Model confidence (mean pLDDT): 76 of 100. A computed fold for a 174-nucleotide RNA from Bacillus glycinifermentans, annotated as glmS glucosamine-6-phosphate activated ribozyme aptamer. The sequence is in RNAcentral, with records from Ribocentre.
């Protein structure tokens, strides 16, 4: 260093590459009086590239092109696989103020939510962005790859607080 087996760990913009794009080597075409050089189309082989972070978990079943922004020469194109998303149903649960005598509990239905969390909107604050860029190095013939330093710049979601608005009935028991 290669192969096989086993174990452990890490990773969901996660993994892979038959298209495409690009690189190298070889072949080869056209032009030409001849020798012959370079370049272009093309072919073969081997390579390179092919998502920058934030966020997100699991009751069951089914469905589905699975959130957010950054960058850019806009290929982060295209394809395959996977995935914590979203929707519906079931199961289980949370909330339902004031007033109508009051309080507590149970059941049924309704409305809005939740799957260790649970009622709508708005505002403020918190929640280490990273690549890109610049500089300095390393590897490679090359396309490209890796490392270090510097200065920045998001949105969504989540948490806390405040404000506003919406918001149920029936039956039974004490």
């Nucleotide at each position: 260093a290669u192969u096989a087996u086993a174990a452990u760990g890490a990773u969901a913009g996660c993994g892979c590459c038959c298209g495409g794009a690009c690189u190298a080597a070889g072949c080869g075409u056209a032009c030409g009086g001849a020798c012959g050089a370079a370049a272009c189309a093309g072919c073969u082989u081997a390579g390179u590239u092919g998502a920058c972070g934030a966020g997100g978990a699991u009751g069951g079943a089914g469905g589905u092109u699975a959130u957010c922004g950054a960058a850019a020469u806009a290929u982060u194109c295209g394809g395959c696989g996977g995935a914590u998303g979203c929707c519906u149903c079931c199961c289980g649960g949370c909330u339902g103020a004031c007033c109508u005598a009051a309080a507590a509990g149970a059941u049924c239905a309704c409305a809005g939510c939740c799957g260790c969390a649970a009622g709508g909107a708005u505002u403020u604050c918190c929640u280490c962005a990273a690549a890109c860029c610049a500089a300095a190095g390393a590897g490679g013939c090359g396309a490209c790859u890796c490392u270090u330093u510097g200065a920045a710049c998001a949105a969504a979601g989540g948490g806390a607080a405040a404000u506003c608005g919406c918001a149920u009935g029936a039956u039974c028991u004490u």